[in-house]
Context: one part of a larger RNA
């Protein structure tokens, strides 16, 4: 994992409540029992009780009223508006296990110490080497001990190292040869050694040189059996079909935040309302958003002026006084900011009257839910860093619960809301070289960057190029080049060691000769020299400058698995514009055909309209097994296999051939162990 079987809203109740059917009906009805008869079971008496038909009070109690109250007030619940009850069937609810499967746990009696960990009792067991304690003995030694020295001796939780015990390191092994081992290496190895047999301690309890260790592959409380279907606001799972409508992720509240109650959305009732709900236009309001404004409040706030006060300075014994590019209140001009400012002040949105539209649209009410983790995007705030696929609110959308076409691919973005059926048309967004349906279409302009053709770029820098403007110079000759010229007063005055055009200061920066020529634009020198610009002629012979817009390029340009516009390519097939055609979806049209609703209609029918959908509400049905009654078919061949054809929207239903060998089926009704893909679902089997 695949296959065949099994597998999950069930039954019960004098319970409660709604609907529908039937039965009586201001009544409605039994029960336990008797009688009578039977296959199962009916039938008739049993009126014992329950419901209803009056209600208000705590209650005594009054009673269409009652209570409260001093009240005949008010004010609460009632009458006025009168339909019940019985029995079936169904949807809910409540008590039971209560749709199913699931804990980790708790208790209650057992059952383990043949594993293991201490304890007792008794037996066993440590090759081989080495060291050489304490004691004795002999000389020596001593007054006498003491002490030396030599032998003897054989001590030890001693050494080395094997049996054996343990199990350091490292590899192998890891569906292992093993549910802990192998190799190699390592520790103890006469002792707190190792071991045999028998006995002891038991679950909140034993044992424990202590590691929550071990108590039979189990231990922060053993295993077996029962309470027990322990609970589970929690995960999974939950079985045919069509057909109608279809949501919520909000508020309020919660030992409450992934649960639940009340509202709110949905849905169903031959209930119930309806010139109302919706829309849209006129006309009437309330309002203090957005913008605005502030010599209209408050608050805040630049520069000025003016001016109390404060600071600093002169002055003076001290008082006065006198100055301020020092803070600065109030005034007064300019400027200008506010969610929690307002002299103002909309658009939207709301509220109300009228008119239009509008007949399953709305309003109540009953049964029944689910839903209360929501999400993108646009817009108006709040929080964030005017960060987030961020978060928290309003309004609007779509996805949720929406298929189809674009955007290469994409839940919500753009276009359009899928009832079936078609080898029929025309459009929407989007697109027309090819991939790929359709224009290598039509007119005009840019770009040269492969920019661009998807999605992203910036302060800034550019003498890329193109437009369309402002202002200059130009055949009395500009601009660029080249060829000359660029002088004198004067080294301009001051400073300076020096300052001659060019360190620095100062200036009415002059005046002369000029075609022109600065008391000098830059380099340069210690100062001068030198070079060179401004200026002007000359040559040449058309345009040349400044300055700000706008277009398209261009640089800035940088990310982690080779690139690449969705590829292929493309100078248009790119980028603006503007025009005409084409294609393009489940849109909309044409043709057929079915469903639901409404209207008319006895009905057939006929017309409109409608028919995406999870959760979820309602409605019709198909198949199983068995009970009843009906009609039926079977060895001339039942069920069930197989294959084929066949009708039904669809669950399915039926012919036919064949295998197969004894029961089987329609009709109408009833009754369920009543339908399976999923649950790490249960058992087989491959």
């Nucleotide at each position: 994992g695949c296959c065949u079987a099994c597998g999950a809203g069930u039954u019960a109740c004098u319970c409660u409540u709604c609907a529908c059917u039937a039965g009586c009906a201001a009544g409605g009805u039994u029960a336990a029992g008797u009688a009578u008869u039977u296959a199962a079971g009916a039938u008739a008496c049993g009126u014992a009780g329950c419901c209803g038909a009056a209600g208000c009070g705590a209650a005594a109690g009054c009673g269409a009223g009652u209570c409260u109250g001093a009240a005949u007030a008010g004010g609460g619940c009632g009458u006025u508006a009168u339909a019940g009850u019985u029995a079936g069937u169904g949807g809910a609810g409540g008590u039971a296990g209560a749709c199913g499967c699931g804990a980790a746990a708790c208790c209650u009696g057992g059952u383990g110490a043949u594993c293991u960990a201490c304890c007792c009792a008794u037996g066993g067991g440590c090759a081989g080497g080495u060291u050489g304690a304490a004691g004795u003995u002999g000389c020596a030694g001593u007054a006498a001990c003491a002490u030396g020295c030599a032998a003897u001796g054989g001590a030890g939780g001693a050494c080395c190292g094997a049996a054996c015990c343990a199990g350091u390191a490292c590899a192998c092994g890891u569906u292992g040869a093993a549910a802990a081992g192998u190799g190699u290496u390592u520790g103890g190895a006469u002792g707190a050694c190792c071991u045999g047999u028998g006995g002891g301690u038991a679950g909140g309890g034993g044992u424990g040189a202590a590691a929550g260790g071990c108590c039979a592959a189990u231990c922060a409380a053993a295993c077996c059996a029962g309470g027990a279907g322990a609970u589970a606001g929690c995960u999974c799972g939950u079985a045919c079909u069509c057909c109608u409508c279809g949501a919520a992720a909000u508020g309020c509240a919660u030992u409450u935040a992934g649960g639940u109650g009340c509202a709110g959305c949905g849905u169903u009732g031959a209930u119930u309302u309806u010139g109302a709900a919706u829309u849209u236009g006129u006309c009437a309001g309330a309002g203090g958003u957005a913008g605005a404004g502030c010599u209209a409040c408050c608050a805040a706030u630049a520069g000025g002026a003016c001016u109390a006060g404060g600071g600093g300075g002169c002055u003076u014994c001290a008082c006065c006084g006198c100055c301020u590019a020092c803070c600065a209140a109030a005034u007064c001009c300019u400027g200008a900011u506010g969610a929690a400012c307002u002299c103002c002040g909309a658009a939207u949105g709301c509220u109300g009257a009228c008119a239009a539209c509008g007949g399953a649209u709305u309003u109540a009410u009953a049964g029944c839910a689910g839903u209360g983790a929501g999400g993108g995007u646009g817009u108006g705030g709040g929080u964030g860093c005017u960060a987030a696929g961020g978060u928290c609110c309003a309004c609007a959308u779509c996805c949720g619960a929406g298929a189809g076409g674009g955007a290469a691919a994409g839940a919500a973005c753009c276009c359009a809301g899928a009832c079936c059926a078609a080898c029929a048309g025309c459009u929407a967004a989007g697109g027309u070289c090819c991939c790929c349906a359709a224009g290598u279409u039509c007119a005009g302009u840019c770009u040269a960057a492969g920019u661009u053709g998807a999605a992203c770029u910036a302060a800034g820098g550019u003498g890329g190029u193109c437009c369309a403007g402002u202002u200059g110079c130009a055949g009395a000759g500009a601009c660029a080049g080249c060829c000359a010229g660029g002088a004198g007063g004067u080294u301009a005055g001051c400073u300076u060691g020096g300052a001659a055009g060019c360190a620095g200061c100062u200036a009415u920066u002059c005046c002369u000769u000029u075609a022109a020529a600065g008391a000098g634009u830059g380099c340069g020198u210690a100062a001068c020299a030198g070079c060179u610009c401004a200026c002007u002629g000359g040559u040449c012979g058309a345009g040349c400058g400044a300055c700000a817009g706008g277009g398209c390029a261009u640089c800035g340009a940088u990310a982690a698995u080779a690139a690449u516009c969705g590829g292929g390519c493309a100078u248009a097939a790119g980028a603006c514009u503007g025009g005409c055609a084409c294609c393009g979806a489940a849109g909309c049209u044409u043709u057929g055909g079915a469903u639901u609703u409404a209207u008319a209609g006895c009905a057939a029918u006929a017309u409109a309209a409608c028919u995406g959908g999870u959760a979820g509400a309602g409605g019709a049905g198909c198949a199983u097994u068995c009970u009843a009654u009906u009609u039926c078919c079977g060895c001339u061949g039942a069920a069930g296999g197989u294959a084929c054809a066949u009708g039904g929207u669809g669950a399915u239903g039926u012919g036919u051939a064949u295998u197969g060998g004894a029961g089987g089926a329609u009709a109408u009704a009833g009754a369920a162990a009543a339908g399976c893909a999923a649950a790490u679902g249960u058992a087989g089997g491959c």